[in-house]
Notes: A computed fold for a 72-nucleotide RNA from a Candidatus Nanoarchaeia archaeon, annotated as transfer RNA. The sequence is in RNAcentral, with records from ENA. Taxonomically the source falls in Candidatus Nanoarchaeia (Archaea, Nanobdellati, Nanobdellota). Model confidence (mean pLDDT): 83 of 100. Rfam family: tRNA. From the family's description: Transfer RNA (tRNA) molecules are approximately 80 nucleotides in length. It is annotated as a transfer RNA.

RNA sequence: GCCCCUAUAGCUUAGCGGUAGAGCAAAUGCUUCGUAAGCAUUAGGUCGCAGGUUCAAUCCCUGCUAGGGGCU
Numbered sequence: 001g002c003c004c005c006u007a008u009a010g011c012u013u014a015g016c017g018g019u020a021g022a023g024c025a026a027a028u029g030c031u032u033c034g035u036a037a038g039c040a041u042u043a044g045g046u047c048g049c050a051g052g053u054u055c056a057a058u059c060c061c062u063g064c065u066a067g068g069g070g071c072u
Base pairs, nucleotide, nucleotide: 001071002070003069004068005067006066007065010024011023012022013021018055026042027041028040029039030038048064049063050062051061052060
């Protein structure tokens, strides 16, 4: 220098054009003499950044950034 993969909640991740989900973690409540466990409820996301296509983009296209891998 060139090519490929990845980037979504605090963590691990699902979601291949039509309202962003789960597990763990967190908060509140119930239960207990108390703690843990269990049960119920709640909050938490500018979907890495900037553009483009589209009626509509986490998803498709381009560039950039970061991480990983390969070739010379």